[in-house]
Context: one part of a larger RNA
Parts: sequence; structure tokens; C1' cells
RNA sequence: CUGGGCGUAAAGCGUGCGCAGGCGGUUCUGUAAGAUAGAUGUGAAAUCCCCGGGCUCAACCUGGGAAUUGCAUAUAUGACUGCAGGACUUGAGUUUGUCAGAGGAGGGUGGAAUUCCACGUGUAGCAGGGAAAUGCGUAGAUAUUGGGAAGAACCCCGAUGUCGAAGGCAGCCCUCUGGGACAUGACUGACGUUCAUGCAUGAAAGCGUGGGGAGCAAACAGGAUAAAUACCCUGGUAGUCCACCCCCUAAACGAUGUCUACUAGUUGUUGGGGACGAUAGUCCUUGGUAACGCAGCUAACCCGUGAAGUAGACCGCCUGGGGAGUACGGUCGCAAGAUUAAAACUC
Repeated sequence: CUGGGCGUAAAGCGUGCGCAGGCGGUUCUGUAAGAUAGAUGUGAAAUCCCCGGGCUCAACCUGGGAAUUGCAUAUAUGACUGCAGGACUUGAGUUUGUCAGAGGAGGGUGGAAUUCCACGUGUAGCAGGGAAAUGCGUAGAUAUUGGGAAGAACCCCGAUGUCGAAGGCAGCCCUCUGGGACAUGACUGACGUUCAUGCAUGAAAGCGUGGGGAGCAAACAGGAUAAAUACCCUGGUAGUCCACCCCCUAAACGAUGUCUACUAGUUGUUGGGGACGAUAGUCCUUGGUAACGCAGCUAACCCGUGAAGUAGACCGCCUGGGGAGUACGGUCGCAAGAUUAAAACUC
């Protein structure tokens, strides 16, 4: 260096965009850098290998050959790769028309519930639990009629439903805005794909400054318990919410990288289009998604046209358990810490 792997055994970066790099559709012409062919020169000798010879044999010595897979030069070839030029439309994109959607940002607004406030009615309990107690209540609670305030979340619809690169996204209305699918012509003419470094984004918790604070609730206090740093109960502060700025991690999961081609079917569901039909509906086609299943694959479980099947391109990662995702150093961060990442030793 080659050889093996990555759903669950070690192993897919949380996700995307993308420079360099790698790889790259069809066709014609040229070139000859790579490539191929034979030729010439060189590739010291010894060593190794083959056939001989000499020491009684051998080691050893020695003659000849082969080999030295390399390099250089000129010539030839023109399939493949490259390079140069021209052309193409299937990959990719643009345009036209339609469509679905909790996709994103900002603003406005609605009702139910909860808690609190003041008044009325009303009287002795309420709350809680396995049982209790702490707690609240004659300073009038709980319950109840109407009134007011506040903050947060949006019942039904609602669905293995939709949308988004992932994280994620749900009352209703308005404004701005991203992406996707389908149909049909037209247009550009390989503009593609994957991407080390990089850039962007990234739940929850946490941090900073300033607001907000109804409910819930780490910490904390009390009750219960033989004890109880718990489960259960009564309270309750950060936090949860908003604006701006950080943090950058998750069982960030489909534990399955992205792109492309090919390979039996069946049943749902969701978006678009077409044909037939008076309707109900049936059939065809295309994008997504859920459940089975043939071949094949797999250690098995299972996966199975949305592959973990059959192949190709590129990136990432793995190499016994512990020590350890730790120490040290670097980078980043206000901090918490994150990231990169060993060894001794031990089994």
C1' cells in the first nucleotide's frame, strides 16, 4: 500500500450551502499529455536464478546465459482519459399556467379555562390522601350570581394527515416571504454530483441586559415515614413567556450520509393531471407517505422499487474492554462548558 466494515455487535458528522479536490451525458473534428506497440541506447561488476567446469564431495572458486520488471530517444496507433474547437437534448435549470400546505418573519384580534381583586347571597367547614397531617377558614373560607384585572396555552376539527434541510411547525385575520408538486409548449445547452477547510442554521436546559410573571415548577421549607438527602401531600424561588445578545449540545433516531440507474406484486392515505361515465364511481399517470410481501440480502431479527436488493460517484467514521470522550496543549465561550484528543497502567 492492498484486502474488511458502519439499522441493532465498534462505526453515518444534528442539518444544509459550498470554494479547492474527486468523479461526470450524447456526437463530430483535431491534438498526442496520459495510454499502447515494437525498435535503439543504457540499466557497472559481484549477488540471486538456469546450464556447464575446478578443488575426492560440499561450502567455496569459475565460464556462458537469463534477469535487471527502470530510464531516455525517435517512430507508429488513435479505442479510452485529458486538452482544443464545433454540435446535440435525455441530466440540470429558466419561463407560462394551476394547486396543496401547523414552511418562515412581523402586526392585529377572539373565546373557554385558571388565578387574583372588590361587592352581593350564604354558613362551617374546605383542601388533601392508602390513611393522615402540614395548609386555608368565624378577621366569614369552600360554594355561588354578575363585574374587573393579568399572563400563558389554543378544546372540537385532528388523522401512523400536512409542511420544512434538520431542529421543528397548530385559535382566527392581515402584510411581507422561502420551498415543493403537477400540466403544457417554448428557451438555455452539461451549466451536473459529492464535498476536506469554511460559512449558515441548530430542541431543551443554561448565561447576560431590560421587561413580564396567571398556571406549572428544579432548588428550598413544612407534613407524612422507624428513618426518608426519595416516591405521596401542602406551599414555593429561579425558570418557563417577550425583546436583543450568547451558548452549540440531545436516544439531534429511520440509532440507516448525499446523489444516480436498475430490479415481482397487494392494500390504504395525501397533493396534482388525464380518460370514460348522467351520478355514484372506475381506470391511467405522476410527487409524498403508512402497512404487508416475491426474488435477493442478513449472524439473526428483519429490510424488501421510500432497500438493509443489484451496481456506480464522492464525503464522514470504526479497529478488544476499562483507563476516557478523561489528562495535557490548542481553538471557541462572560461563565457553565464545548470541540480537537492521548498515554502509563490493567483485564
Record summary:
Predicted 3D model of a 347-nucleotide part of an RNA (small-subunit ribosomal RNA, central domain) from an uncultured bacterium. Its mean pLDDT, the model's own confidence on a scale to 100, is 90. The RNAcentral record of the full RNA draws on ENA, Greengenes and SILVA.